Context: one part of a larger RNA
RNA sequence: GGCGCACGGUGGAUGCCUUGGCACCAGGAGCCGAAGAAGGACGUAGGAGGCUGCGAAAAGCCUCGGGGAGCUGCCAACCGAGCUGUGAUCCGAGGGUGUCCGAAUGGGGAAACCCGGCAGGAGUCAUGUCCUGUCACCCUCACCUGAACACAUAGGGUGAGUGGAGGGAACGUGGGGAAGUGAAACAUCUCAGUACCCACAGGAAGAGAAAGCAACCGCGAUUCCGUGAGUAGUGGCGAGCGAAAGCGGAAGAGGCUAAACCAGACACGUGUGAUAGCCGGCAGGCGUUGCGUGUCUGGGGUCGUGGGACCAUCCCGUCAGUUCUGCCGAGCUGACAGAGAGUCAGAAACUGUUGUGAUAGCCGAAGGUCAUGCGAAAGGACCGGCACAGAGGGUAACACCCCCGUAGGCGAAAUCUCAGCAACUCUCGGAUGGGAUCCCAAGUAGCACGGAGCCCGAGAAAUUCCGUGUGAAUCUGGCGGGACCACCCGCUAAGCCUAAAUACUCCCUGGUGACCGAUAGCGGACAAGUACCGUGAGGGAAAGGUGAAAAGUACCCCGGGAGGGGAGUGAAAUAGUACCUGAAACCGUGUGCCU
Numbered sequence: 001g002g003c004g005c006a007c008g009g010u011g012g013a014u015g016c017c018u019u020g021g022c023a024c025c026a027g028g029a030g031c032c033g034a035a036g037a038a039g040g041a042c043g044u045a046g047g048a049g050g051c052u053g054c055g056a057a058a059a060g061c062c063u064c065g066g067g068g069a070g071c072u073g074c075c076a077a078c079c080g081a082g083c084u085g086u087g088a089u090c091c092g093a094g095g096g097u098g099u100c101c102g103a104a105u106g107g108g109g110a111a112a113c114c115c116g117g118c119a120g121g122a123g124u125c126a127u128g129u130c131c132u133g134u135c136a137c138c139c140u141c142a143c144c145u146g147a148a149c150a151c152a153u154a155g156g157g158u159g160a161g162u163g164g165a166g167g168g169a170a171c172g173u174g175g176g177g178a179a180g181u182g183a184a185a186c187a188u189c190u191c192a193g194u195a196c197c198c199a200c201a202g203g204a205a206g207a208g209a210a211a212g213c214a215a216c217c218g219c220g221a222u223u224c225c226g227u228g229a230g231u232a233g234u235g236g237c238g239a240g241c242g243a244a245a246g247c248g249g250a251a252g253a254g255g256c257u258a259a260a261c262c263a264g265a266c267a268c269g270u271g272u273g274a275u276a277g278c279c280g281g282c283a284g285g286c287g288u289u290g291c292g293u294g295u296c297u298g299g300g301g302u303c304g305u306g307g308g309a310c311c312a313u314c315c316c317g318u319c320a321g322u323u324c325u326g327c328c329g330a331g332c333u334g335a336c337a338g339a340g341a342g343u344c345a346g347a348a349a350c351u352g353u354u355g356u357g358a359u360a361g362c363c364g365a366a367g368g369u370c371a372u373g374c375g376a377a378a379g380g381a382c383c384g385g386c387a388c389a390g391a392g393g394g395u396a397a398c399a400c401c402c403c404c405g406u407a408g409g410c411g412a413a414a415u416c417u418c419a420g421c422a423a424c425u426c427u428c429g430g431a432u433g434g435g436a437u438c439c440c441a442a443g444u445a446g447c448a449c450g451g452a453g454c455c456c457g458a459g460a461a462a463u464u465c466c467g468u469g470u471g472a473a474u475c476u477g478g479c480g481g482g483a484c485c486a487c488c489c490g491c492u493a494a495g496c497c498u499a500a501a502u503a504c505u506c507c508c509u510g511g512u513g514a515c516c517g518a519u520a521g522c523g524g525a526c527a528a529g530u531a532c533c534g535u536g537a538g539g540g541a542a543a544g545g546u547g548a549a550a551a552g553u554a555c556c557c558c559g560g561g562a563g564g565g566g567a568g569u570g571a572a573a574u575a576g577u578a579c580c581u582g583a584a585a586c587c588g589u590g591u592g593c594c595u
Base pairs, nucleotide, nucleotide: 001594002593003592004591005590006589007588008587009586015580016545017544020516021515022513023512024511025510026509027508028507029505030504031167032166039101040100041099042055043054044053046079047078049075050074051073061095062094063093064092065091066090070083071082072081106115107114108113116135117134118133119132120131121130122129137164138163139161140160141159142158143157144156145155171202172200173199174198175197176196182189186236212219213218223250224249225248226247227246233241234240254497255496256495257441261299262298263297264296265295266294267293268292269291270290277286278285279329280328281327282326283325284324304475306440307439308438309437310434311433312432313431314430315429317336318335319334320333321332322331323330338428339427340426341425342424351422352421353420354419355418357416358415359414361410362409363408367383368382369381370380384401385400386390392404393403394402446470447469448468449467450466451465452464456482477492478491479490480489481488532539533538552579555566556565557564558563
């Protein structure tokens, strides 16, 4: 020195464990914000730091409930000082306070800082100073003022507005919009209207009550799922892309305007011999009233067996008022009665009461003995019990009967949710007939050209949308049924609103797992978006386990200490905080053999 064996050191694999994650299910909630959010800075306890809570009223203040003996949050003890059956700490509901920054909004600014105006107040002899409130911009409404230019308009000012602004995980709508890739290269094509960027909205959004489908039969808003179907199609007919009707389900809901016409107000124009007017008839009376156009308001009206206006007829409760006056008729308005509907679509807001549920909680059955375990019984033995409870967790090893719970049952002063009722609010003419007149959404539809989107890549290319140009018709009107024409059929564009079924989960509660178990599972079980790196955008760790209980080794010895030897604790100390188990590499000590 090598190879063995034994015993150690180092190291932290493995096993076991779990406070943390992951995925999903059910229910809830689904927005917050100038009444100052999200997110922060700085403070705040008797005692330094971090976390949590809170805000100069600062681990807290008030009220109302719950609860019932200890309490002054955690790391995390110790000391001090206190609180508490006159009910503390703690839990829930409502309120108060809430520095400074931040949309940040009095002005400024290198965020958490600096400097102001006005009003009121405190203080000072006075100034400085302090406190409270208020002062950004835009929009809407009202009022005042007011140019070029007479009216006017623009502009300016004042007041009012729980109007806007900013934030938010995914889901949504819209505006922009790639490339790697595939085509075994590559250009049309594909990836893909994906990723990404921007704007905006809601708890959902979008869509939505046929100018639709269909096919000579019929259906009857939209959305979503299954099927139709990888079909019909499209496609350097390559790679690929890829419907719809119909059928079966989920859900179910329909409404409001514009116009014709009537009435009123205002403005402009026009006009009389008032023979035009004042609801109609008769009589009386009044009178710058009438007519046309435009605007506004109210009524009317809303459809495709075309509808409506308009005209005629019929059926239409009661009472009161009114249309210049009296009578008759007709019309209008109001009240009552009746009917219907609604209170987050269609107009809109609350209140009361009853009940369901949520936000604290409460009750809740039944076991002992013996031995073992060098500790501990829940394991074993024996004798019992409960069970609408033998889910689960804890307790010194494996507990239905020890503890918390579980099954079952009970409970709310306050706030909220949902449902019923009351109250409240709203609506109320209908039918038939006539076809002379009027209306039925315009720079729209259509067309030409250029694009886009549809299964559809310009194709025979309809339908839909955009740009430029041109430019109709009003029911004997229009559009569609895949060029186009005819017949036939369907539907009524150019205005608006609309719940549910659908998508998602930052968040709350409960639950589940042939999910992980510390190089796994979220990056993060620990001071984690921390330490650290970067000018910055940004990147981004490592790191869990003594023991049942600290009982964490008093005291003695060696040593400067570190560390160790005794002693002591403990079941165990080769469990001593460098702590469960403690593999291998690696390093030693002893010994056998070989050299």